[in-house]
A computed fold for a 387-nucleotide part of an RNA from Vogesella indigofera, annotated as large-subunit ribosomal RNA, domain III. The coordinates come from a structure-prediction model, not an experiment, and the mean pLDDT is 83.

Context: one part of a larger RNA
RNA sequence: GAGUAGCGAUAAAGGGGGUGAAAAGCCCCCUCGCCGAAAGCCCAAGGUUUCCUACGCAACGUUCAUCGGCGUAGGGUGAGUCGGCCCCUAAGGCGAGGCUGAAAAGCGUAGUCGAUGGGAAACGGGUUAAAAUUCCCGUACUUUUAUGCAGUGCGAUGUGGGGACGGAGAAGGUUAGGUCAGCCAACUGUUGGAAUAGUUGGUUCAAGCCGGUAGGCUGGUGCGGUAGGCAAAUCCGCUGCACCUUAAGGUCGAGAGGUGAUAACGAGGUUCUACGGAACUGAAGUGACUGAUACCACGCUUCCAGGAAAAGCCACUAAGCUUCAGCUGCAUAAGAACCGUACCGCAAACCGACACAGGUGGGCAGGAUGAGAAUUCUAAGGCGCUU
Numbered sequence: 001g002a003g004u005a006g007c008g009a010u011a012a013a014g015g016g017g018g019u020g021a022a023a024a025g026c027c028c029c030c031u032c033g034c035c036g037a038a039a040g041c042c043c044a045a046g047g048u049u050u051c052c053u054a055c056g057c058a059a060c061g062u063u064c065a066u067c068g069g070c071g072u073a074g075g076g077u078g079a080g081u082c083g084g085c086c087c088c089u090a091a092g093g094c095g096a097g098g099c100u101g102a103a104a105a106g107c108g109u110a111g112u113c114g115a116u117g118g119g120a121a122a123c124g125g126g127u128u129a130a131a132a133u134u135c136c137c138g139u140a141c142u143u144u145u146a147u148g149c150a151g152u153g154c155g156a157u158g159u160g161g162g163g164a165c166g167g168a169g170a171a172g173g174u175u176a177g178g179u180c181a182g183c184c185a186a187c188u189g190u191u192g193g194a195a196u197a198g199u200u201g202g203u204u205c206a207a208g209c210c211g212g213u214a215g216g217c218u219g220g221u222g223c224g225g226u227a228g229g230c231a232a233a234u235c236c237g238c239u240g241c242a243c244c245u246u247a248a249g250g251u252c253g254a255g256a257g258g259u260g261a262u263a264a265c266g267a268g269g270u271u272c273u274a275c276g277g278a279a280c281u282g283a284a285g286u287g288a289c290u291g292a293u294a295c296c297a298c299g300c301u302u303c304c305a306g307g308a309a310a311a312g313c314c315a316c317u318a319a320g321c322u323u324c325a326g327c328u329g330c331a332u333a334a335g336a337a338c339c340g341u342a343c344c345g346c347a348a349a350c351c352g353a354c355a356c357a358g359g360u361g362g363g364c365a366g367g368a369u370g371a372g373a374a375u376u377c378u379a380a381g382g383c384g385c386u387u
Base pairs, nucleotide, nucleotide: 013031014030015029016028017027018026032384033383034382035381040364041363042362043361046344047343050342051075052074053073054072055071056070060068061067080141081140082340083339084338086119087118088117092113093112094111098107099106100105122139123138124137125136126135142336143335144334145333146332147331148330149329150328151327152326153321154320158316159315160314161313166303167302168301169300172296173295174294177290178289179288180287181286182203183202184201185200186199187198188197204264208259209258210257215252216251217250218249219244220243221242222241223240224239225238226237228236229235265285268281269280270279271278272277304307350359351358366378367377368376
C1' cells in the first nucleotide's frame, strides 16, 4: 500500500425463553423463507472413527462461539438366511511337461487363478445416547452330518439334458402406489348459514404355508430298431409301429383368496416426570375407482448384425459294490465357522493443496397442474448456504 480488496452462490430472516464472563451465529419455542426426480431416503466406490456422550476453546472454523466434522477422555459396529469368504466360470493372468531363444526370457497344452456374471435359505414388530433382515418377541425357511424306521439297483472327474442369455414393438392379466366414499375419535371461537352438518386426524398389517388362477410353452403314452454322443448306457439323438387325440396330460406361472393375525401396530386418552421422556390403556381398521417404467416375462410378435461360459441341479451308465455301502421318504438330534456391519456417501467426511459455486455409478419416485421423471406450488423429510 491499507484497516483497502475480500469474508466463496442474493434460499432470509424476525421475536421470546435458556445457558453463559460474554450470545446476530449455541439450545428450546413461535412466526417467516428455500429445496422437494432433491438441497429427501437407501446402496456401491472411496474415506477410516469423522459416529454417541461428557468436559474444554489455545490452535483449526475466512467474523463471534458457550458451538463444531476441532482438543481431551469414555463408549459404540452382535448374522446359518444381507454382502464377502465358499462352488463355478468370462475377458485376462500364471503355467507341470512342451516349443522357441546365446541367455535374460517369450509363447503355450493339461491345469490353476480371476466377477463386473451363474449358484441354498427371513420376514413383521419392538428396542439403544450411538447397532440391527445381525439383539429381543412372534412366525418361517435352507443345507450338512449322525442315528432310527420303511422302501429300494446304486455308482463319475465320463456322456446327455438343463442352466442359457440379442435389438425393437405391441397387447393382456396383475400388484405397489394413489384418490374418493364408508367407518372411528376429537373439535366446532368470530359475521351469515350448517349439527342428518362441517373441520382435523386415523383407517396399517410381511415372509412363510395352503391352494393352484389370468396366462405362456409343449402333442402325449407304450413297444421295437439303432453305423451317432471318442468306452458303456435303459439316458440323449435318429428312426419304425400301435393307442389316445385337438383336449387331455406334462411343465412354467404373477396375483387374488384363506392362514400367518383373538397377535402386532394404531389416532387418542390416563398417570408420573429429572420436562429428555417413561408406564398403562386403546376406537375404527371396510369398499369402490384409478393405476405404473414394477411382476407374470425377454413370455409373445417381429428383425438381422444371429446375440458368454462353467458349476450347482436332473438323467444315464463305466470301473466297482451288491445281507454292507449307496439312493429315496419320514422322524429325532447336532451343526452352519471366519471377515464386513459405526458414520459420511451429488458431499464440510470421496477426487479436486481449502469446511473449494467443479467432478462422482446404481435404486426409491407422494399430492395439485400436465403427454411427461418438463414446469410451478406443495407432503414426508431436509435446510436458510459460518460475517
Rfam family: Bacterial large subunit ribosomal RNA. Gene Ontology terms of the family: ribosome and structural constituent of ribosome. It was read from a public genome assembly.